[in-house]
């Protein structure tokens, strides 16, 4: 120095304005946002990965004689949107110029990327310390 083990710390962003109602930040016109990691050069829209769901085992806990259900966590699965067209260039579906597109599950005096909630949560991973070989 490096593998490898173990801590610490970090680790999503957004509806100004106006219309219509009895009521919408949920309709409408209009605003406005963009986790990671990768890539001959910078990415919502390429590859990949995470959250949301949801199944599968498995062990635990609650209740119940029991069958059998609830509950919370570990593994492993699965599902899961949306990008053209021009210009630079050795190289950009990523850059600059146009004119699009997409967005999890629950609620909610009315339908939500954008309010509230689950979330003071969980992660994808970034920093860095420590031990430290072959």
């Nucleotide at each position: 120095a490096u593998a490898a083990u173990u801590c610490u710390u970090c680790g999503g962003g957004g509806c100004a304005g106006g219309g219509u109602g009895u009521a919408a930040u949920u309709c409408c016109c209009g605003a406005u946002c963009g986790g990671c990691g990768g890539u001959c050069a910078u990415a919502g829209u390429c590859c990949g990965c995470g959250a949301c769901u949801c199944c599968u085992u498995a062990g635990g806990u609650u209740g119940g004689c029991a069958a059998c259900a609830g509950c919370a966590c570990a593994a492993g699965g699965a599902u899961u949107g949306a990008g053209c067209c021009g210009g630079u260039g050795u190289a950009a579906u990523u850059c600059c110029g146009g004119a699009a597109c997409c967005g999890a599950c629950a609620g909610u005096u009315a339908a939500a990327g954008u309010c509230u909630g689950g979330a003071u949560g969980g992660u994808a991973g970034a920093a860095g310390a420590a031990u430290g070989a072959a």
A computed fold for a 134-nucleotide RNA from an uncultured Bacteroidota bacterium, annotated as FMN riboswitch aptamer (RFN element).
It was read from a public genome assembly, where an Rfam model found it.
The coordinates come from a structure-prediction model, not an experiment, and the mean pLDDT is 81.